Transfer RNA from Ramicrusta fujiiana, 73 nucleotides, folded computationally. The coordinates come from a structure-prediction model, not an experiment, and the mean pLDDT is 80. Its Rfam family is "tRNA". Rfam classes the family as a transfer RNA. Gene Ontology term of the family: triplet codon-amino acid adaptor activity.
RNA sequence: UAGGGUAUAACGCAAUGGUGAGCGUGUUUGCUUUGGGUGCAAAAAGUUGCGGGUUCAAAUCCUGCUACCCUAA
Numbered sequence: 001u002a003g004g005g006u007a008u009a010a011c012g013c014a015a016u017g018g019u020g021a022g023c024g025u026g027u028u029u030g031c032u033u034u035g036g037g038u039g040c041a042a043a044a045a046g047u048u049g050c051g052g053g054u055u056c057a058a059a060u061c062c063u064g065c066u067a068c069c070c071u072a073a
Stems, first nucleotide, its partner, number of pairs: 001072007010025004018056001027043005049065005
């Protein structure tokens, strides 16, 4: 320099353009225990990297930028 890929909860990942974006781990609370751990139940935590566009409707499609990874030179 060129090409390709990724960006979603604290972490790891899902989610055919379709109407409150979920799962596991973790966190908090309660029950259980003398206490802790285990187990059970519940809750909180996201403006889906940052802008623009298409669409009745965008995490998803198009586009610019940013960060990271891979390949080639």